[in-house]
RNA sequence: UCAAGAAAAAGCCAAGCUUGCUGCGAAGCAAGUACGGAAAGCUUCGGGUCUCCACGAGACGGCCGAGUUACCUUG
Numbered sequence: 001u002c003a004a005g006a007a008a009a010a011g012c013c014a015a016g017c018u019u020g021c022u023g024c025g026a027a028g029c030a031a032g033u034a035c036g037g038a039a040a041g042c043u044u045c046g047g048g049u050c051u052c053c054a055c056g057a058g059a060c061g062g063c064c065g066a067g068u069u070a071c072c073u074u075g
Base pairs, nucleotide, nucleotide: 002075003074004073005072012037013036016033017032018031019030020029021028022027035062041068042067043066045065046064047063048060049059050058051057052056
């Protein structure tokens, strides 16, 4: 550097639920908890689903693919 894996060890994230706040809404943010995750880190580039003040604008990166970065171990 490339590939594979998550057994070990050190760690990481946080579905859903509860509380508060923001938004018309999908949903987002913060705290608690812990369904799960080897990228559940990041990016709307493609598809998909969803919302609406609807023919346009937005939400989902833990929907799938793709791009890109990264701890440990093995080859």